[in-house]
RNA sequence: GUAGAGGUUGCAUUAUUUAUGAGUAGUCUGGGGAAUGCCGCGGCGGGCAGUUGAAACCGGAUUAAAGGAAAUGAUGCCGAAGUGGUAUAUUUGCCGGAAUAUACUGCUGGGCGUAAAGCUAAUAGCUUUGCGACUGUCAUCAAUUUGAUGGGGAGCUAC
Numbered sequence: 001g002u003a004g005a006g007g008u009u010g011c012a013u014u015a016u017u018u019a020u021g022a023g024u025a026g027u028c029u030g031g032g033g034a035a036u037g038c039c040g041c042g043g044c045g046g047g048c049a050g051u052u053g054a055a056a057c058c059g060g061a062u063u064a065a066a067g068g069a070a071a072u073g074a075u076g077c078c079g080a081a082g083u084g085g086u087a088u089a090u091u092u093g094c095c096g097g098a099a100u101a102u103a104c105u106g107c108u109g110g111g112c113g114u115a116a117a118g119c120u121a122a123u124a125g126c127u128u129u130g131c132g133a134c135u136g137u138c139a140u141c142a143a144u145u146u147g148a149u150g151g152g153g154a155g156c157u158a159c
Stems, first nucleotide, its partner, number of pairs: 001159004007078001010077009026062006036049004041096004081108011109135002112132008137151006
């Protein structure tokens, strides 16, 4: 350098369907009430609506969407990919925060279960940390063909 392996859901992207989101947000209307409410999370600034009646709250009518999830299919692959930190750019008038993308760098072999914390509408799911057994690979020791100990993907196997 080339080609491969791990797999009881290997990883990621994408399409369709379904459930959830939710009878929720929103809109209209009746009551109510008496001064605030809205413009994405907070602050500043600005704008709009409001005593021709705001918001909370109650009733009626109508009624979503996004992210996330499951199944199936397709595509690309085996640091596949995920995540922490820093920097830059975009998203919004500014600041902070949040999200997305890129670069550098740290950690993680893989899936599963479980506890805490965080995200989330959520008890689903995801992330981090700890624990548990299972599994793949290499090294050493032993010999019961299996076991014990230890290591990691810039690795392991073949050429």
A computed fold for a 159-nucleotide RNA from uncultured Lachnospira sp., annotated as Lysine riboswitch aptamer. Model confidence (mean pLDDT): 77 of 100. Rfam family: Lysine riboswitch aptamer. Gene Ontology term of the family: lysine biosynthetic process. The organism belongs to Lachnospira, within Bacteria. Of the family's consensus pairs, 98% are formed in the model.